The part of an RNA shown here (large-subunit ribosomal RNA, domain V) has 582 nucleotides and comes from a groundwater metagenome. It matches the Rfam family "Bacterial large subunit ribosomal RNA". Rfam links the family to the GO terms ribosome and structural constituent of ribosome.
[in-house]
Context: one part of a larger RNA
């Protein structure tokens, strides 16, 4: 220095498995529910199969037979027409029943009795005879028809069973029992995690939890304009219509402090003076306003209609500002001002389906339905450029795509926190700042803590104690050496050199730590991927089963607890030991 045997596992961020932790995905499944939506299924009602009778009630026609009362008028005058006679031994007035009734009468009668009785004309009424006929109207009574609802019955539709028949079953006769119910078709209200398909936001100094999401105004912002953060302050989702807060023409000038004056005060109204815009302006907050845009009176509707040269602002889609013509109007003597408000918030695209107007189109022609214009009105679509008309969770039983664009462990930076040191030195220390300790404060080192950052790794960097095996630093616990000492000795406290070599041993806990027990010269602090699972272990945290307490309706959660649970690799290289040849 070359090339080999044996070993060992400290490294190759070894090997294996596109991290299962976490995030993101307008990804996926499994499960829940009082999420949405539909639906199996469940009930309700129609209707179809579905026939037939009896009663009870109701409706509607039709036919007979009645019924009609304000006052006046013999009186109980329902309308309108016709009408001069009607009726009557086929039984007229009257008594007798009987029904109705406004108590006045009306109407029927198989009884008695036996010869009229009613109008017309006149009086009185808007209208003249129920004298007589006809067509109608309000109630009502009977009687057929039709239908409705309810109860009952039938039996032929249908359903069951039981006999015969047959190995059996069916189908046929037979006989019971139900029966137009049931049971199936269709249609509809309704219930429906049974069952399905979904949806279940975004920002974020990781996600969650809180917050927020649209406009205004102001500062951040760097002296045009624009400019971000989960910076730092506040509004807004409207208000004014008769005494408009709107136009116009005309006037006028606040407010605070002094001082003076009855009731009267801190503040009321008066009066003088002094500052001057501190007031006011419908609401924040800038920035304006006195020739008022502030405050008051008069007349009033220009808080008009069709338009629009040029512009600001801006990715777009919006927003905004407007000479100037046409009409027609208000105020003012005119000139002239006026298309809301001192400005700048006070707000939603599109679709949709309604609702005024139109000299617009109108599927052979008229219509008309439907379109189309113009108008203007229905969203906290507030996640406010707004995915649908219509929507929550849960997953430790998962998945899949992906990320070190983004946590968790380690490493980095930082060093606020932490840990050492110096400075200053009030003050404790009887006196006395510094033997010792040091308030207030200042400055530096370290990088061992809890953060912050989120830079390497998520095609993978094994995580807490413990066992082995160690190394190294010095801010030394011990043993050595040496200053001070408020050092008599002894024991000590403090501060300088020093890292050679040491730093036990049990109980309890998964414990690091801690708390005892009993020694010791001491029973250090730390660093090394909180050293060291390709060494070991697996108690503990951190799948998967299962409980308990809480939670939550659930499925399920819980830096709450319990019991219980697969730790793989045969060393290729660097590194080391031991040994060997050259």
């Nucleotide at each position: 220095c070359c090339c080999g045997c044996a070993a060992c596992a400290a490294g190759a961020c070894g090997g294996a498995a596109a991290g299962a932790c976490c995030c993101u995905a307008u990804g996926a499944a499994g499960c829940u529910u009082u999420a949405c939506u539909a639906u199996a299924g469940c009930g309700u009602g129609c209707u179809a199969u579905u026939g037939a009778a009896a009663u009870a009630a109701g409706a509607a026609c039709u036919u007979u037979g009645c019924u009609g009362c304000u006052u006046a008028g013999c009186a109980u005058a329902g309308g309108u027409g016709g009408g001069a006679g009607a009726c009557u031994c086929u039984g007229a007035a009257g008594c007798g029943c009987c029904g109705c009734u406004c108590u006045g009468g009306c109407g029927g009668u198989u009884g008695c009795u036996g010869a009229g009785u009613c109008g017309a004309a006149a009086u009185g009424u808007g209208a003249a005879a129920u004298a007589c006929c006809a067509c109608c109207c309000u109630g009502u009574a009977a009687a057929a028809u039709u239908u409705u609802u309810g109860u009952u019955u039938c039996u032929a539709a249908c359903c069951a069973g039981u006999a015969c028949u047959u190995a059996a079953c069916c189908u046929a006769u037979a006989c019971u029992g139900g029966g137009a119910c049931a049971g199936u078709g269709g249609c509809u209200c309704g219930u429906g995690g049974g069952u399905a398909g979904u949806u279940u936001a975004a920002c974020u100094g990781g996600g969650g939890c809180g917050g927020u999401u649209g406009c205004c105004u102001c500062c951040u912002a760097a002296a045009u304009g624009g400019u971000a953060a989960c910076g730092g302050a506040g509004g807004c989702g409207u208000u004014u219509a008769u005494u408009a807060a709107g136009g116009u023409a005309a006037g006028c000038u606040a407010a605070a402090c002094g001082c003076g004056g009855a009731u009267g005060g801190a503040a009321a109204u008066c009066g003088c003076g002094u500052u001057g815009a501190u007031a006011g302006u419908g609401c924040a907050a800038a920035c304006g306003c006195a020739c008022a845009a502030g405050c008051u009176u008069g007349c009033u509707u220009g808080a008009c209609u069709g338009c629009a040269a040029g512009g600001c602002c801006a990715g777009c889609g919006a927003g905004c500002c407007g000479c100037g013509c046409a009409g027609g109007u208000a105020c003012g003597a005119a000139a002239g001002u006026a298309g809301a408000a001192g400005u700048u918030a006070g707000u939603g695209a599109u679709c949709c389906g309604a609702u005024g107007c139109g000299u617009u189109a109108g599927a052979g022609u008229g219509g008309a339905a439907u379109a189309c214009g113009c108008a203007a009105a229905g969203c906290c679509c507030a996640a406010c450029g707004g995915a649908u008309a219509a929507a929550a969770g849960u997953u430790a039983c998962u998945c899949u795509a992906g990320g070190g664009a983004u946590a968790a462990c380690a490493g980095g930076c930082u060093g606020a926190u932490c840990c050492u040191g110096u400075c200053c030195a009030a003050g404790a220390g009887u006196c006395c700042a510094c033997a010792u300790c040091g308030a207030c404060g200042a400055c530096a080192g370290g990088g061992u803590u809890u953060g912050g950052c989120a830079c390497c790794u998520c095609g993978a960097u094994g995580u807490c104690g413990g066992c082995u095996c160690a190394u190294c630093a010095c801010g030394u616990c011990c043993u050595g050496g040496g200053g001070g000492u408020g050092g008599a000795g002894a024991a000590g406290c403090u501060c300088c050199c020093a890292a050679g070599g040491g730093u036990u041993a049990g109980g309890c806990u998964g414990u690091u730590c801690g708390c005892c027990u009993a020694u010791u010269a001491a029973a250090g602090u730390g660093g090394u991927a909180c050293g060291c699972g390709a060494g070991c272990u697996g108690g503990g945290u951190u799948c998967a089963a299962a409980a308990c307490g809480u939670c939550g309706u659930g499925a399920g959660a819980c830096a709450g607890u319990u019991u219980g649970g697969u730790c793989c690799u045969u060393a290729u290289c660097u590194g080391u030991u031991g040994u060997g040849g050259g």